Background
FMN riboswitch aptamer (RFN element) from Anaerolineaceae bacterium UBA5211, 136 nucleotides, folded computationally. The organism belongs to Anaerolineaceae, within Bacteria.
RNA sequence: GACUUCCUUCGGGGCAGGGUGAGGGAACAAGGUUCCCAAUUCCCGAUCGGUGGUGAUAACCCACAAGCGCUGAGAUGCGCAGAUCCGGUGCAAUUCCGGGGUCGACGGUACAGUCCGGAUAUUAAAGAAGGUUUUA
Numbered sequence: 001g002a003c004u005u006c007c008u009u010c011g012g013g014g015c016a017g018g019g020u021g022a023g024g025g026a027a028c029a030a031g032g033u034u035c036c037c038a039a040u041u042c043c044c045g046a047u048c049g050g051u052g053g054u055g056a057u058a059a060c061c062c063a064c065a066a067g068c069g070c071u072g073a074g075a076u077g078c079g080c081a082g083a084u085c086c087g088g089u090g091c092a093a094u095u096c097c098g099g100g101g102u103c104g105a106c107g108g109u110a111c112a113g114u115c116c117g118g119a120u121a122u123u124a125a126a127g128a129a130g131g132u133u134u135u136a
Stems, first nucleotide, its partner, number of pairs: 002134001006131005017044003023037006046114002048104002050064004059102002067080004084100005106117003
């Protein structure tokens, strides 16, 4: 330096504030009136971004994992599922800088990327680091 074996560790973040009031409750004196509670889901706004790659750093370029459906005893296989433009610098950037946008599984619940749950997630995973072994 290369390859192989095995082991260890690591390996997902996020609603501050305001508005509305589905619905629930209370008082009075029946119609009804008044008051209280009430969404991290609605509206304004805030905020978050796994892994590898890519001529230079990526949520939105390519791929993978995670999620869901079908299949199967299982392994696997097949499928579903999201989003970026303009200007600048530069040899080179949809990755940097400036500006404007956009997206986010399933179940629950007042409609959820952010709450609760499957999940201290399957021996979790894509993978990362270190060690070990073998060989030149």